[in-house]
RNA sequence: GGGGCCAUAGCUCAGCGGUAGAGCUUCUGCCUUGCAUGCAGAAGGUGCUAGGUUCAAUCCCUGGUAUCUCCA
Repeated sequence: GGGGCCAUAGCUCAGCGGUAGAGCUUCUGCCUUGCAUGCAGAAGGUGCUAGGUUCAAUCCCUGGUAUCUCCA
């Protein structure tokens, strides 16, 4: 210098164009003499960034940024 993958909750990751979910973590309640476990619930998202297509974009297209990786 060129190619490829990826960017989503505090962390690890799903999500076939119709307004986003799981596990762990955190908090609250029940349970217990207390802790742990268990049960129920809650909180937590400008979806990396700037544009484009579309009635509608996490999803499709383009540029940029960053990580990983391959080639030179």